[in-house]
RNA sequence: GGGGCAUUGGCGCAGUUGGUAGCGCGCUUGCAUGGCAUGCAAGAGGUCGGCGGUUCGAAUCCGCCAUGCUCCA
Repeated sequence: GGGGCAUUGGCGCAGUUGGUAGCGCGCUUGCAUGGCAUGCAAGAGGUCGGCGGUUCGAAUCCGCCAUGCUCCA
């Protein structure tokens, strides 16, 4: 220098015919229990790495940039 992959709540991930984002763990509250463990129920928390483009509509398509991993030179 060139190619590929990844980037989504605190953490790990899903979402792949474009249609107003979900799961597990964790967190908060309530109930049960002798119990700060365990079980059950409810809830808070993310405008999807950044900036543009296409579209009625973009996490999802296109371009550039950033970070990480990797291959080639």